RNA sequence: GGAGCAUGCCGGGCCAACGCGCCGCAAGGUGAGGAAAGUCCGGGCUUCGCAGGGCAGGGUGCAGGAUAACGUCCUGUCGAGGUAACUCGAAGGAAAGUGCCACAGAAACAUACCGCCCGCGUUCGCGCGGGUAAGGGUGAAAUCGUGAGGUAAGAGCUCACGGCGGGACCCGAGAGGAAACCCGCGGGUAAACCCCACCCGAAGCAAGACCGGCAGUACGGCUCCAACCGGGGCCCGGGCGGCCCGCCCGAUCUGCCUACGUCGCAUCAGGUGGCCGGUAACGGUCACCGCAGAGAGAUGCUGGCCGCCGGCUUCGGCCGGUACAGAACCCGGCUUACAAGCAUGCUCUCCCC
Numbered sequence: 001g002g003a004g005c006a007u008g009c010c011g012g013g014c015c016a017a018c019g020c021g022c023c024g025c026a027a028g029g030u031g032a033g034g035a036a037a038g039u040c041c042g043g044g045c046u047u048c049g050c051a052g053g054g055c056a057g058g059g060u061g062c063a064g065g066a067u068a069a070c071g072u073c074c075u076g077u078c079g080a081g082g083u084a085a086c087u088c089g090a091a092g093g094a095a096a097g098u099g100c101c102a103c104a105g106a107a108a109c110a111u112a113c114c115g116c117c118c119g120c121g122u123u124c125g126c127g128c129g130g131g132u133a134a135g136g137g138u139g140a141a142a143u144c145g146u147g148a149g150g151u152a153a154g155a156g157c158u159c160a161c162g163g164c165g166g167g168a169c170c171c172g173a174g175a176g177g178a179a180a181c182c183c184g185c186g187g188g189u190a191a192a193c194c195c196c197a198c199c200c201g202a203a204g205c206a207a208g209a210c211c212g213g214c215a216g217u218a219c220g221g222c223u224c225c226a227a228c229c230g231g232g233g234c235c236c237g238g239g240c241g242g243c244c245c246g247c248c249c250g251a252u253c254u255g256c257c258u259a260c261g262u263c264g265c266a267u268c269a270g271g272u273g274g275c276c277g278g279u280a281a282c283g284g285u286c287a288c289c290g291c292a293g294a295g296a297g298a299u300g301c302u303g304g305c306c307g308c309c310g311g312c313u314u315c316g317g318c319c320g321g322u323a324c325a326g327a328a329c330c331c332g333g334c335u336u337a338c339a340a341g342c343a344u345g346c347u348c349u350c351c352c353c
Base pairs, nucleotide, nucleotide: 001349002348003347004346005345006344007343008342009341012306013305014304015303016302018300020031021030022029023028033324037335038334040333041332042331043330044329045204046203047202048201052245053244054243055242057200058199059198060197061196062076063075064074065073066072077091078089079088080087081086092195093194097193098192099189100188101187113136114135115132116131117130118129119128120127121126144162145161146160147159148158149157163185164184165183166182167181170177171176208263209262210261212257213256214255215254216253220235221234222233223232224231225230236250237249238248239247240246270289271288272287273286274285275284276283277282307322308321309320310319311318312317
């Protein structure tokens, strides 16, 4: 110098005029994002009856940790890819059961098409019965591979070496690793049903609470104790994410109120910086800061100057472009979109000293 990998950041600036929302008596202050997006996960908060058990249903799936929680993140393990930095992984179970395995092939689960071997028969062409996965052929996949022994021919049937799986010992907190030892080696598929482990009540701020207005239903029945208040049982009616058990209620309940009042609703898992602990995610502590918010409705537009990028240039300038996108209860993630640009660390390679 070139090619690349990882992490983090930025997301134009200034001035003027005219406007808009919110706060404030006023002066004045403040007013979109890193994704405000998709609404895909998780939580806070709210209501329902505080939601208990079983079934059904849904989700997650290597280990340890972080966290309010997660399907997220961090550090590792194993596998795959890359020369490497590094990246990716829906990564439990196929000796519980069931299903499926296109085409081809005899056979995709217990199977003999060709071939080989044995026996019997034979019209000497072959036929029948049995053995055989060593050879051929099919296939994505066909009985662990190579060699030797063995055998009628063969076969992990035996042996050597190698491969794979499991176990004890050792190492590790664990996933797991590992020279030697022992045991085993007749497919695959669980983003097929299923099994195992763990998690999940439902609906959502148009939730919901309060004030006000209008309309409407019901104030159960029988019985026992008490015989005033009240309490129990059965029946009936109603309610509780689907069903059952179980539980609750029989009334200050239900419905509606169109451009509709107040709250929820802007101070929090808040932001920035320092220090400390931790490999890290993250946690602790101290200091400073206050930072949109409605009626689903504001956050705009015009002009000038300067940035940045590209082109042209008579070097004075001129022209064009400047992304993706617009809060609606809040927060943590994921995913997707994005012009121009910046920083740090690392890898490979070439050249020079």